This is a predicted structure of a 171-nucleotide RNA (glmS glucosamine-6-phosphate activated ribozyme aptamer) from Aquibacillus kalidii. The coordinates come from a structure-prediction model, not an experiment, and the mean pLDDT is 75. Its Rfam family is "glmS glucosamine-6-phosphate activated ribozyme aptamer". The family's RNA type in Rfam is riboswitch. Gene Ontology terms of the family: regulation of gene expression and catalytic activity.
RNA sequence: AAAGUAAAUAAAGCGCCUGGACUAUCUUCCCGAGCGGUGGGAAAUAGUUGACGAGGAGGAGGAUUAUCGAGAAAGUUCGGCGGAUACCUCCCGGUUGUGCAUCUCAACCGAUAUGUUUUUGUUUGAAAACAAAGAGGUGACUCUUUGCACAAGAAUAAAAACAUGAUGUAU
Numbered sequence: 001a002a003a004g005u006a007a008a009u010a011a012a013g014c015g016c017c018u019g020g021a022c023u024a025u026c027u028u029c030c031c032g033a034g035c036g037g038u039g040g041g042a043a044a045u046a047g048u049u050g051a052c053g054a055g056g057a058g059g060a061g062g063a064u065u066a067u068c069g070a071g072a073a074a075g076u077u078c079g080g081c082g083g084a085u086a087c088c089u090c091c092c093g094g095u096u097g098u099g100c101a102u103c104u105c106a107a108c109c110g111a112u113a114u115g116u117u118u119u120u121g122u123u124u125g126a127a128a129a130c131a132a133a134g135a136g137g138u139g140a141c142u143c144u145u146u147g148c149a150c151a152a153g154a155a156u157a158a159a160a161a162c163a164u165g166a167u168g169u170a171u
Base pairs, nucleotide, nucleotide: 014082015081016080017079019078020049021048022047023046024045025044027042028041029040030039031037052069053068054067058091059090060089061088062087092110093109094108095107096106097105099169100168101167102166103165115162116161117160118159119158120157121156122155123154124153130147131146132145133144134143135142136141
């Protein structure tokens, strides 16, 4: 350096489970019944569940109940823990502020680098859920495929209004 074998890692709306809820086995108590249980409770053991996607990373530091909507709503997407791209500060970089350059200031943004407000147009816009089929498990439940949608929003184009000074330079 190449090849082979085995194991581990791959996640960041992400991971985990000491509570709760639920399941199975076994033991036991109560009730019922009198040979009869889809009954109620407790313990042990082993399990299941425990957030559906969209969006999101210049660097360093800080802090922690970190954006958006979907579903559900009597109950669990409950409760808790950890992490984390939200956010804040500084630095770097970019855009705009009506010729250009530099500096400063303001706002915004992050190498796909977007000033603010308003109006109009165009494009785009999820997964779970639900339905059907199938697979695994004694079970709680899990997984796969197909069908069917729907959101906040995002991108882009045009128009209007508004938006710091200094120095130099060109006309």